Description: The RNA shown here (Bacterial RNase P class A) has 377 nucleotides and comes from Demequina sp. A source record names the gene rnpB. Rfam family: Bacterial RNase P class A. Rfam links the family to the GO terms ribonuclease P activity, dimeric ribonuclease P complex and tRNA processing. By type it is a ribozyme. Of the family's consensus pairs, 95% are formed in the model. Taxonomically the source falls in Demequina (Bacteria, Actinomycetota, Micrococcales, Demequinaceae). The sequence is in RNAcentral, with records from ENA. Its mean pLDDT, the model's own confidence on a scale to 100, is 76.

RNA sequence: UGAGUUGGCCAGGCGGCCGCGUUCUCGGGAAACCGAGACCGAGGAACGUCCGGGCUCCAUAGGGCAGGGUGGUGGCUAACGGCCACCCGGGGUGACCCGCGGGAAAGUGCCACAGAAAGCAAACCGCCGCUCGCAGCGUCGGGCGGUAAGGGUGAAAGGGUGAGGUAAGAGCUCACCGCGUCCCUGGUGACAGGGGCGGCACGGCAAACCCCACCCGGAGCAAGGCCAGACAGGAAGCGCUUGAGGGCUGCCCGCCCGAGCUUCCGGGUAGGUCGCUAGAGGCGUGCGGCAACGUACGUCGUAGAUGGAUGGCCGCCCGGCCCGACGCUGUGAAGAGUCGGGCUAGACAGAACCCGGCGUAUCGGCCAACUCAUCCG
Numbered sequence: 001u002g003a004g005u006u007g008g009c010c011a012g013g014c015g016g017c018c019g020c021g022u023u024c025u026c027g028g029g030a031a032a033c034c035g036a037g038a039c040c041g042a043g044g045a046a047c048g049u050c051c052g053g054g055c056u057c058c059a060u061a062g063g064g065c066a067g068g069g070u071g072g073u074g075g076c077u078a079a080c081g082g083c084c085a086c087c088c089g090g091g092g093u094g095a096c097c098c099g100c101g102g103g104a105a106a107g108u109g110c111c112a113c114a115g116a117a118a119g120c121a122a123a124c125c126g127c128c129g130c131u132c133g134c135a136g137c138g139u140c141g142g143g144c145g146g147u148a149a150g151g152g153u154g155a156a157a158g159g160g161u162g163a164g165g166u167a168a169g170a171g172c173u174c175a176c177c178g179c180g181u182c183c184c185u186g187g188u189g190a191c192a193g194g195g196g197c198g199g200c201a202c203g204g205c206a207a208a209c210c211c212c213a214c215c216c217g218g219a220g221c222a223a224g225g226c227c228a229g230a231c232a233g234g235a236a237g238c239g240c241u242u243g244a245g246g247g248c249u250g251c252c253c254g255c256c257c258g259a260g261c262u263u264c265c266g267g268g269u270a271g272g273u274c275g276c277u278a279g280a281g282g283c284g285u286g287c288g289g290c291a292a293c294g295u296a297c298g299u300c301g302u303a304g305a306u307g308g309a310u311g312g313c314c315g316c317c318c319g320g321c322c323c324g325a326c327g328c329u330g331u332g333a334a335g336a337g338u339c340g341g342g343c344u345a346g347a348c349a350g351a352a353c354c355c356g357g358c359g360u361a362u363c364g365g366c367c368a369a370c371u372c373a374u375c376c377g
Stems, first nucleotide, its partner, number of pairs: 001373010012317007020041002023038006043348001047359002050357005055220004067216005072086005087101001088099004102211002107209002109205003124151002126147008159177006178200001179198008224274004233265006245257004281300008318346001319344008328335002
C1' cells in the first nucleotide's frame, strides 16, 4: 500500500419563525375551559410479535395421563429456544466462520427415478474354470459353475489403501488406517491420548412414528382496582281525604299545598380515574471470573399520548455524487490530497404496561484489535 476478519460507535449540527403533547406557575372564569410562560418530549432497531420473564386476574394438595417444547459438555441468568467458554464435525492459506450437534445392535416404517440387485443383498457387462459344438484349434458360439477385484446405475451397492494369495477372486491372510469391544491415563464433563482383543457384525433417514433426559397451569394492561350516570321502558313497596309526600321550621305542635312518592332492574353499562413508568435502570471506578456475568462504592434523572403529541418552513455549516484545475506518488492504469463550480436532501423506521433476547430493515461514516499478500529498511 492492497485485500480481508472480528468487535464497538454515530445516525446530521446550529440559528430563526410557526405549531403539537404531559406537567408546573401566573392571569381570567361558577365550572368546562381560555390566554401567557417554563421544563421535558422516540429507536438502534421504538419494527416483527418468534422465545423468555416481571406484573395482574382466574385455576391449583400431591402425583400421573394426554399435549407442547428443548436436545454435545460445563457455566451465566429472574428466565430463555439467549449469552460465554470448551468439545466434536465441516469450510478457509490465515485472522476467523458455520452446524435443529441425544438415540438407527428397543420396535415399526420409508429409501423415488435409474439399476441385475436397495437390506437375513444382488451376477447386467466383465474375469476365471469345466464342458459341448465346428474336422481341429482359438481371442467364436452354447451350457453348468466360481467370482463383488474392474465397468455400468444410483444420494447410497455390505469397510479403505497396499502387499501376499488364487484358475479368477474374496478379510481368504498380513501391515497401516477406520470400526467394535475391554482396560489404563488425563479432564468436573463433552472428549482426548495409549495399549490389548475381534476379520468386520453395525447402510441412510428420528425437520417419519417412536425411545430417553429435562422443562411447561390458563389468559393477558382491551390484565385488573376504584368512582359512577342519563333517557326510554319495566318491576316491587307505600299511599289516594282513615293523607304517602312536600312547604313554613333547629325540632315538636300547628297551618298550608296535596296525588303521587320511594326503591330496584336498565347498569357496576356509558364515562372518569388509578394501573403508568425508578426499573432484574443507565454511566464510571475498584474487586472476583478466560469470558458471559457477579459484587461494592460513587453518580445521573431520562416520553407517558388514548383518535393517540414528538412536526413544518427558511438560512448557514457538515455529509454524499459529478465536473474542472493544480502539484505529488506511479512505467502506466490509477490513487489519495488541495482549491473552485454544479447537483442532491441524509437511510431504515416511529413508543402505547415494563424488561431480557432473537430475527429482520438500514443512506453514509468513524474507531480498535487481528490476518494474508506485496514493497522498503